[in-house]
């Protein structure tokens, strides 16, 4: 702390992915063990069963049963009565409780939560202090009893009773309330406190004990007292209601909302303010600092991450809020509008006798459903805590624990030590090894877990019983209270933690991953299949990337995948990013709200700074400290930062008042520019029309044409008129303007801007969301106008077509008014304003100043261009005082490419074109910016090449050879395919060759090495066969060493046998090596050091010249060097020196002949040298290289050939020369053997030969080479044949002898332009050689025959001098076959003016979206399926609105004719007071009916 991905390679920009941490998870393989956590995220979807709120008899009244004991009748056994269970259990009336705990997050965008405040606008059961008080009466109603109705559930009639249940009276006070007064805070409403006077409102009692006073007899009442309740007040905690500041998610494609709305005034209503709720008035309130709508969400402490700031979340714990089957309502309470209460409506489940009822797990278990997925219908009140009670206790699925789950955290643990013969096995392999591996075995030890026997804890402390000092209270030693001390009871967990002994290495390791990001490598199979993949991307026969095997790496009871958050992403940039080209400055300006603002003094004191106090729960972070063996966990102690709030200060900087300033800024006066706007008039040049007049056929347009026009007289020209546009020179990177944009001249009206001086105002300034106004061509609307031009439109042309480009015509339109529109590459692709920071050089205005007040210099200001490594910035490109440089203010705009500036929506416009605004779905891993380095280009420069142009000769037309496709075939083996396959491999297929087919053999093989046996090897005959082949018969034993003289070894050969292995012209040339071919004999190609540049890459190698050449000179941030060029090598062309045979032969002898002597002179031969080097002259050129002319020279400027081929490029070419990797093949794809193909034939090319004929053909004569080749040969010379050729054989192993005649060439005769005295195919006959063998399928001779062809379309190949043309000769291969290869020499030319054009080719340069590199890249239609999406007549659903109808429980108000214990009157009847059913009204849930928004599916 980063990495991979765009590209041949760079750099930027930018997305996309990936390493990290975390979870209430889930899956998938695996799983020993404990300890602490933790577990329906989905259907607030439905629930079977069981538990989760009771308690108190010391409030009340009534009260049993089983069982038992004992008495009776009378005894198998039944009954009856008494006690004891028992004042229990069950129910009732009454008190508290039930609003607390416990569970869920649907709803809530809200004073609901936080956070801080207010309540002088409120309530508080039960606790706790302090006061008062606790008095007299009274009617009921439940249980109960008796009775009716009912399936049930449950309702009723009658009669009976108690009470701390209801009721009435009395007394009462600092309670409530009216008024009347002090006092005191006050946020001016008011509060509080307190003197007075009126009026109102209260109780219940129970339990325990004692006689001190009284009664009456112990005792007991009355009465004393204790304890507890009750009643009423004041205070305290608690808790709760309410009201405010602040702060809380997303969408403006939601911009206007709102009649109880806002606000007074009265009343009513609540515990309390308030439109809370009525009535009457006013018209308010809310809102861009985003109302009102829509979507989504339960808020916080906190948790996750991250350096941090911040993102995201709101599981467990812990605060608030809401909810309780939907939906409405209330009672009844101290507190509810109530999870385990009530009514009502609705869904829905169950029960029923069909009348009618019952239920509500978002408690705890648990079922079923959804779903990827979440536990036991346990234990127990031992602990904490809660509810009732005086306690004892009683209940409590809260809680405490246990069980399921690797769900997570944390810890432990599967052993340790030694041990090489590096044991067997795997696997790999170069066959030597290496690896697993000290790993295992083996030795020697430990004993955690687990397993087993055994001991065995803390959690317990109160309460409560006893015993018992002391206190208080009282008359009191009683009884209560308190409280030290002693004793005593109580564990679900659990016989668990933990201890300890026993045996034992024994019972315990898996999962991912290894092609790079990223640690780890091979073998096997698969063959673009199977598959992998998070991103780049792997797989198409040698996959570290798929599958499995060995090995390695990671983590480890785990481990991977998947899902989701942050983080890397500075990739939404507060901290901390950007707009010139990359996405991105709004077209331009005016200006409102906003932000932001010059100097000087005073005050204030909101921010802002400092310092106090209160909060900020508790838990959790963090620091220390402690307890569980450690940690996870738990427990105790402390602390920052920071936020609200409330207070004391400071006053420098903002703000805020005031009070000056002149620098910003603006006014006025003097000058000066200018195409700056609007109206008007007016001018001339051109256009085209019309009129005349001369004139005669053409005119016009084009790359060439045609369409048009023209004898009805055009074009051309002359002269006259008419119309409407548009303003030539001047004219300028010159000038105005905010941009659009603005050009003939005058007028007139009316804006700015500059420059030089002074005066005046005093910050009036800057940007500017909303708004406005302007805003090119096009366009639209009305109504003129129309000369030229001209979308559309026609016509002609081109064209494969040409709905284009070119060409004639031409309507809208171009112009003019007066509306719309509002848009452009509306660009400097560069907002606006204001400071600052090196210069050089022009133009425009104005101004100082200098000079002949000329020309012109200087200088300042405004302006408008240019140059520039000054420094700065930039990715670079480039900007550089006119910033893209440095700041400061402000507004607008970006946030991957595509889909889209599209689609709904809204909105602007009179309409229509259309604008503005602006998304998703799906989709790709890139899209771009800049710069590089090549490659292309019907881009440019400059050069070369038989590259074309100027010649000569072909080919393409015919006949034939050949060699190819192709067809055919049992097979026509194979292979090479533009140039750079086709007379190519093939320097020679009848049999071999031979790989091809047929048919026969054969299996350690034809052929190689090792073992074994047994034989010498060889040679001769024979039979069968088509032949391999099989059989038979004869013959024969060598060399070497050794020996006991039988014989034993060896090497070499042969036969027979077993296996390793051979073999393979099988497949891969895209797995290779080696050779070859082309580009190309083209001038390139690179290095090392330096320098530039963030980098690729530049530079050198580019410039000027110059050459066949990156050859050389000069210049130059480059100096050097390397492969390439040249040169060294070999032929050949001149001369020298040596040597002189078989060559040679001038002199001299000889000869038929260099045939012999002889000669070394020439020619030749073969070996050394020399020559040429722009060396030397003029000339030209940079005194340069070099380049033109000369001289000399055998040759002159590379002398003329060879041979020699950089760095690469075609995946070129060959697996069939050869080696070679893997793969296939093993009685066959091997190997032999016979025939038989490679020779085929309707066609098509290449690539030659021969010819068409007289520069010719035949016939006759007669010269003159070069280089070869020869013993398995060459073969002369003789002789035979017409001849191939026979026969015989001399010489020659070659400068000696032989092929061997050179031919064209000359000489002479015929032949007369003819299908011929050209031409020879093609048949027929006859023969000749070769060789086992000439059918298929050889050459060659002689004799007959005598085909097409008379110079070859379109196209197209060679060749620049001893060259093309032409003539002939050897040679290899090879028995035999040569028109083909390679090779000699003979005669021997014509042109090249040039570089525009074809092809190809080298240097610079300039454009690209190419880089497989133009054969490239890429666009749109159509066709088919599939994917998402928009509109769509319409269906359907969800979810609010408006307007109506209906209207249930209920409160409340209001009647109450029916009804009624308390209290008042009354002897009684009744009567009054109070009141309940009923009824009536508002208000309303659901629910209906009409008619709208909104969203969604189809």
């Nucleotide at each position: 702390a980063g990495a991979g991905u765009u590209u041949g390679a760079u750099u930027c920009u930018g997305g996309c992915u990936c390493a990290g941490a975390a979870u209430g998870a889930a899956c998938g393989c695996u799983g020993g063990c404990g300890g602490c956590g933790u577990g329906c995220u989905u259907a607030a979807c439905a629930c079977a069963u069981g538990c989760a709120a009771g308690u108190c008899g010391a409030a009340c009244g009534a009260g049993a049963a089983a069982u038992u004991u004992c008495c009776c009748g009378c005894u198998u056994g039944c009954g009856g009565g008494a006690g004891a269970g028992a004042g229990u259990a069950a129910a009732g009336u009454g008190g508290c409780g039930c609003a607390c705990g416990g569970g869920u997050g649907a709803g809530u965008a809200a004073c609901g939560c936080g956070u801080g405040g207010g309540u002088a606008a409120u309530c508080u059961a039960c606790c706790u202090u302090c006061g008062a008080a606790u008095c007299c009466g009274g009617a009921a109603c439940a249980a109960c009893a008796u009775u009716g109705c009912g399936a049930a559930a449950g309702c009723g009639a009658u009669g009976c009773u108690a009470a701390u249940a209801c009721c009435g009276g009395a007394u009462a006070a600092u309670a409530u309330u009216u008024u009347a007064g002090u006092u005191u805070c006050u946020u001016c409403g008011g509060g509080a406190a307190u003197u007075g006077a009126g009026a109102u409102c209260a109780a219940a009692g129970a339990c325990g004990g004692c006689c001190u006073c009284u009664g009456c007899u112990u005792g007991c009442a009355a009465g004393c007292u204790g304890u507890u309740g009750u009643u009423u007040g004041a205070a305290g905690a608690u808790g709760a209601g309410u009201c405010c500041g602040c702060g809380u998610a997303c969408c403006a494609u939601u911009a206007g909302c709102u009649a109880g709305u806002u606000g007074g005034u009265g009343a009513g209503g609540u515990a309390a303010c308030g439109g809370c709720u009525c009535a009457c008035c006013a018209a308010g309130g809310c809102u861009g600092c985003g109302a009102u709508g829509g979507u989504u969400a339960g808020c916080u402490g906190g948790u996750c991450u991250g350096a941090g700031a911040g993102g995201a979340u709101g599981a467990u714990c812990a605060g608030c809020c809401a909810c309780a089957c939907u939906g409405g309502a209330a009672c009844u309470g101290a507190c509810a509008c109530a999870c385990g209460g009530u009514c009502c409506a609705g869904a829905c489940u169950c029960c029923u006798a069909c009348g009618g009822g019952a239920g509500g797990c978002a408690g705890c278990a648990g079922u079923g459903a959804g779903g990827a997925a979440u536990u036991u219908u346990g234990c127990g009140c031992a602990a904490u805590g809660g509810g009732g009670g005086a306690a004892a206790c009683c209940c409590u699925g809260a809680c405490g624990c246990a069980g399921c789950a690797a769900c997570g955290c944390c810890g432990c643990g599967u052993g340790a030590g030694u041990g090489a013969u590096g044991a067997a096995g795997g696997c790999c392999c170069u066959u030597g090894g290496g690896u697993c591996g000290u790993a295992a075995a083996g030795c020697u030890c430990u004993g955690u877990c687990a397993a087993g026997u055994g001991g065995g804890a803390a959690g317990a402390a109160a309460u409560g019983g006893c015993c018992a000092a002391c206190g208080g209270u009282u008359a009191a030693u009683a009884c209560c209270c308190g409280c030290a001390g002693g004793u005593u009871u109580u564990g679900a967990c659990g016989g668990u933690a933990c201890c300890a002994c026993u045996g034992a290495a024994g019972g315990a390791a898996g999962c991912a991953c290894c092609g790079g990001c990223u640690a780890a490598c091979u073998c096997c199979g698969u063959g673009c299949c199977a598959g992998c993949a998070g991103c780049c991307g792997c797989g198409g026969u040698a996959a570290u990337a798929c599958g499995g095997g060995g090995g390695g790496u990671g983590c480890a009871a785990g481990c991977g995948u998947u899902a989701u958050c942050c983080g890397g992403a500075a990739u939404c940039a507060c901290u901390a990013g950007g707009c010139g080209u990359a996405a991105a400055g709004g077209g331009u300006a005016a200006g409102u709200a906003g932000g932001c603002g010059g100097a000087a003094g005073c005050g204030a004191a909101a921010g802002u700074c400092a310092g106090a106090u209160g909060u900020u729960a508790a838990a959790g972070g963090c620091a220390c400290c402690g307890g569980c063996u450690c940690a996870a966990c738990c427990g105790a102690u402390g602390u920052a930062c920071g936020g609200c709030a409330u207070u004391u200060g400071a006053a420098a900087c903002u703000u805020c008042g005031u009070u000056u300033c002149u620098a910003g800024a603006g006014u006025a006066a003097g000058g000066u520019g200018g195409g700056g706007g609007a109206a008007g008039a007016u001018g001339g040049a051109a256009u085209u029309c019309c009129u005349g007049g001369u004139g005669u056929a053409g005119c016009g347009g084009u790359g060439g044409a045609a369409u048009g026009c023209g004898c009805a007289g055009a074009u051309a020209u002359c002269a006259g008129g008419a119309a409407g546009a548009a303003c030539a020179c001047c004219a300028g990177u010159g000038g105005c303007g905010a941009a659009g944009g603005c050009g003939a001249u005058c007028u007139u009206c009316u804006a700015u801007a500059c420059c030089a001086u002074u005066a005046c105002u005093g910050a009036c300034g800057c940007u500017c969301a909303a708004u406005u106004a302007c805003g090119a061509a096009g366009g639209u609307g009305u109504g003129g106008g129309u000369a030229u031009c001209g979308a559309a439109c026609a016509g002609g042309a081109u064209u494969a077509g040409a709905u284009a480009c070119c060409c004639u015509g031409g309507u809208a339109g171009u112009c003019c008014a007066c509306a719309c529109a509002g848009u452009a590459a509306a660009c400097g692709a560069u907002a606006u304003a204001c400071a600052c920071u090196a210069g050089g050089u022009g133009u425009u205005g104005g101004g100082a100043g200098a000079g002949a007040u000329g020309a012109u210099c200087c200088u300042u200001c405004a302006g408008u261009g240019c140059c520039g490594u000054a420094a700065g910035c930039u990715a670079a490109c480039g900007c550089g005082u006119u910033a893209a440089g440095u700041g400061u203010a402000u507004c607008g705009c970006c946030u991957g490419g595509g889909g889209a500036g599209u689609a709904c929506g809204a909105u602007c416009g009179g309409c229509u074109a259309g604008g503005u605004u602006a998304a998703a779905a799906c989709u790709c891993a890139a899209a771009g910016g800049a710069a590089u380095u090549g490659a292309c280009g019907g881009g440019g420069g400059c050069c070369c090449g038989c590259a074309c142009a100027a010649g000569c000769g072909g080919u393409g037309g015919a006949g034939c050879a050949u060699g190819u496709g192709g067809u055919u075939u049992a097979a026509u083996u194979c292979g090479a395919u533009g140039c750079a396959a086709c007379g190519c491999g093939a320097a020679g297929a009848a049999c071999c060759u031979u790989a091809c087919c047929u048919g026969g053999a054969c299996u350690u093989g034809a052929c190689a090495u090792c073992c074994u046996g047994a034989g010498a090897a060889a040679c001769c005959u024979g039979u069968a066969u088509a032949g391999a082949u099989a059989c038979c018969g004869g013959g024969g034993u060598g060399c070497c060493c050794u020996u006991u003289c039988g014989g034993g070894g060896g090497a070499g050969c042969c036969c027979g046998g077993a296996g390793a292995c051979a073999g393979g012209u099988g497949c891969u040339g895209c797995a290779u090596g080696g050779c070859u071919g082309u580009c190309g004999u083209c001038a390139g190609c690179u290095c090392g050091u330096g320098u530039c540049g963030u980098g690729a890459g530049a530079u050198g190698u580019u410039g000027g010249g110059u050459u066949a050449a990156g050859u050389c000179c000069c210049g130059c941030a480059a100096c050097g060097a390397g492969c390439g060029c040249a040169a060294c090598c070999c032929c050949u062309g001149u001369c020298u020196c040596u040597a002189g045979u078989u060559a040679c032969c001038a002199g001299c002898a000889u000869u038929a002949a260099g045939u012999u002597g002889g000669g070394g002179a020439c020619u030749c031969u073969a070996g050394a040298g020399a020559u040429a080097c722009u060396g030397c002259c003029c000339c030209g050129g940079u005194c340069a290289a070099c380049g033109g002319g000369g001289a000399g020279g055998a040759a002159g400027g590379u002398g003329g050939g060879g041979a020699u081929g950089a760095c690469g490029u075609c995946a070129a070419g060959u697996c069939c020369u050869c080696a070679u990797g893997g793969c296939c093949u093993u009685u066959a794809u091997a190997u032999c053997c016979a025939g038989g193909g490679c020779u085929a034939c309707a066609c098509a090319c290449g690539u030659g030969c021969u010819a068409c004929a007289a520069u010719g053909g035949g016939u006759u004569g007669u010269a003159c080479a070069a280089a070869g080749g020869g013993u398995c040969g060459c073969a002369a010379a003789c002789u035979c044949g017409c001849g191939a050729g026979g026969g015989u054989g001399a010489g020659c192993u070659a400068a000696u002898c032989c092929c061997a005649a050179a031919a064209a060439c000359c000489a002479a005769c015929c032949c007369a332009u003819a299908g011929u005295u050209c031409g020879g195919a093609u048949u027929g006959g006859a023969g000749u050689c070769u060789g086992c063998a000439a059918c298929u399928c050889g050459a060659c001779u002689c004799c007959a025959u005598g085909a097409a062809g008379c110079u070859g379309g379109a196209a197209u190949c060679g060749c620049u001098a001893g060259u093309a043309a032409u003539c002939g000769u050897g040679g290899a291969u090879c028995a035999g076959c040569a028109u083909g290869c390679c090779a000699c020499g003979g005669u021997g030319a014509a042109u090249a003016c040039g570089u525009u054009c074809c092809c190809g080719g080298g240097c610079c340069u300039u454009g690209u979206a190419c880089a497989c590199a133009c054969c490239g890249c890429c666009c749109g239609u159509c066709a088919c399926a599939c994917c998402a999406u928009g509109a769509g007549a319409g269906u359907u659903g969800g979810u609010u609105g408006u307007a109506c109808c209906a209207g249930a429980a209920g409160u409340u108000g209001u009647u109450g004719g029916g009804c009624c214990a308390a209290c008042c009157u009354g002897u009684a009847a009744g009567g009054g007071a109070g009141g309940c059913a009923g009824g009536c009204a508002c208000c309303u849930a659901a629910g209906g009916u009409a008619u709208g928004g909104c969203u969604g599916a189809u």